[in-house]
Context: one part of a larger RNA
Molecule: small-subunit ribosomal RNA, 5' domain
Organism: metagenome
RNA sequence: GAACAAACGCUGGCGGCGUGCCUAACACAUGCAAGUCGUACGAGAAAGGGUCCUUCGGGGCCUGAGUAAAGUGGCGCACGGGUGAGUAACGCGCGGAUAAUCUGCCCUUCAGUUGGGAAUAACUCAUCGAAAGGUGGGCUAAUACCGAAUGAUACUGUGAGACUUUGGUCGAGCAGUCAAAGAGAGCCUCUGCUUGCAAGCCCUCGCUGAAGGAUGAGUCCGCGUACCAUUAGCUAGUUGGUAGGGUAACGGCCUACCAAGGCGACGAUGGUUAGCUGGUCUGAGAGGAUGAUCAGCCACUCUGGAACUGAGACACGGUCCAGACUCCUACGGGAGGCAGCAGUGAGGAAUCUUGCGCAAUGGGGGAAACCCUGACGCAGCAACGCCGCGUGAGUGAGGAAGGUCUUCGGAUCGUAAAGCUCUGUCAGAUGGAAAGAACCGCAUCGGGAUAAACAGUCCCUGUGUCUGACGGUACCAUCAAAGGAAGCACCGGCUAACUCCGUGCCAGCAGCCGCGGUAAUACGGGGGGUGCAAGCGUUGUUC
Numbered sequence: 001g002a003a004c005a006a007a008c009g010c011u012g013g014c015g016g017c018g019u020g021c022c023u024a025a026c027a028c029a030u031g032c033a034a035g036u037c038g039u040a041c042g043a044g045a046a047a048g049g050g051u052c053c054u055u056c057g058g059g060g061c062c063u064g065a066g067u068a069a070a071g072u073g074g075c076g077c078a079c080g081g082g083u084g085a086g087u088a089a090c091g092c093g094c095g096g097a098u099a100a101u102c103u104g105c106c107c108u109u110c111a112g113u114u115g116g117g118a119a120u121a122a123c124u125c126a127u128c129g130a131a132a133g134g135u136g137g138g139c140u141a142a143u144a145c146c147g148a149a150u151g152a153u154a155c156u157g158u159g160a161g162a163c164u165u166u167g168g169u170c171g172a173g174c175a176g177u178c179a180a181a182g183a184g185a186g187c188c189u190c191u192g193c194u195u196g197c198a199a200g201c202c203c204u205c206g207c208u209g210a211a212g213g214a215u216g217a218g219u220c221c222g223c224g225u226a227c228c229a230u231u232a233g234c235u236a237g238u239u240g241g242u243a244g245g246g247u248a249a250c251g252g253c254c255u256a257c258c259a260a261g262g263c264g265a266c267g268a269u270g271g272u273u274a275g276c277u278g279g280u281c282u283g284a285g286a287g288g289a290u291g292a293u294c295a296g297c298c299a300c301u302c303u304g305g306a307a308c309u310g311a312g313a314c315a316c317g318g319u320c321c322a323g324a325c326u327c328c329u330a331c332g333g334g335a336g337g338c339a340g341c342a343g344u345g346a347g348g349a350a351u352c353u354u355g356c357g358c359a360a361u362g363g364g365g366g367a368a369a370c371c372c373u374g375a376c377g378c379a380g381c382a383a384c385g386c387c388g389c390g391u392g393a394g395u396g397a398g399g400a401a402g403g404u405c406u407u408c409g410g411a412u413c414g415u416a417a418a419g420c421u422c423u424g425u426c427a428g429a430u431g432g433a434a435a436g437a438a439c440c441g442c443a444u445c446g447g448g449a450u451a452a453a454c455a456g457u458c459c460c461u462g463u464g465u466c467u468g469a470c471g472g473u474a475c476c477a478u479c480a481a482a483g484g485a486a487g488c489a490c491c492g493g494c495u496a497a498c499u500c501c502g503u504g505c506c507a508g509c510a511g512c513c514g515c516g517g518u519a520a521u522a523c524g525g526g527g528g529g530u531g532c533a534a535g536c537g538u539u540g541u542u543c
Stems, first nucleotide, its partner, number of pairs: 001543004006539005013389006019382002021347001026345003030342003035075003040072002048063006082300003091225008101217002106213008114148001116146002123138006154177005161170003182205003186201002191198003226272003233263003238260008275297004279290004302323005325336004353379001355378003361375001362373004392422004402413004426484001428479005436470001441465004446460005487532005492513003498527005508515002
């Protein structure tokens, strides 16, 4: 000199864009943060309103409504969000391998979707418990569950043969094994009944098997990746083999047996510290330091352990066990996990609102309308940072008054002020007023595909309509008005900037050198000056 996720002191007008618990991975009150589908399924209220009856207590029917709240089932909950405790490691980075692998939803292609069965929740009855929550009997549905049929280039076994780097790779043929579910519209051409309905046709969404793609993931390898030798030896599933198990998959990953290996001064083992990277800061560069925000990867989600479900987890707002802590209890037993968004306490020098909205972007579910979304978009607070603007402009010498200094002549603050003439940024008031909105949906004119079809469905182009949290915000115009808007540090040298008074080695200053003991440009104050400026200094840290 530059920089900062900064803090402290004094001061503080406005706007834009960013940033905001670095400490206790400390403990958490409260609310919200993951649901959705009735076009998978069975059931199905109440209040309110209307009407009729009434013994005036009430009751029936309709509506509310096939609505609400539950239940079975499907998909999602493995994404998105937070944090950096652990980890010196194939964790991360760069580059490869997978002939050792998987991949829901999505896309393309091919083939199919036949015919049956037995349950169970909800509900109801009984019952246990303070509660959380159970137990037993009975009824019922499905795209829930289970057989059967059919079935391939798929899987398993066998395997003529071909290739071969002799490890294996490809492979005709044969035998065996494995599947499914329906839902919603429309139509009468064919078939059946002859009315418009279906077991018929057709469309959309699903379901099953197979192949390919895309995306995502798993695993392995080469190289790189902090400090300590005042850490020199470490290792028995250890190193390798055979056989088996296990996994989507290779492998001591696991087990049995056999052999005695494997690593290490090119730093093993041990210890300390630490998430890694793109980047960021600095520097002419080389380098050094760093890893907040944003992005990629990893790990964790009260602590330790475990599996279940699933395409995917060993699963932050799932389950089980153990532990610590907190809460409820009828003392028998139960409930919980903010390192999600706000917010509270504590710790600390120190870090924000218990806000608005799904309008946009993105995500989940749904045929869709739509619902959910503290992701996200916005607003609030904080000079915490960067950037921009303003606090007026011109003129004005009687060089006013006043302050300070003085050699008492004057000098200086100083064109500074006042006065006169203007301007109107920001703030204020009034009025107007956006872009961000494209879709989707609905209505409709055309064109096309499907089809028996002028239904229906789907696609394309166009028109109309519908949707804004921010926000009556940005922006524009008008009005009024110099009016509301300057401080902080320094002035001995380094280092730009000097005098007076007070003090008298005192009080004090200080980054280094050093000032102060009676004329202190170094302490304190006044005047003046210098530097930066809505900031200025100090402290801390890095280069």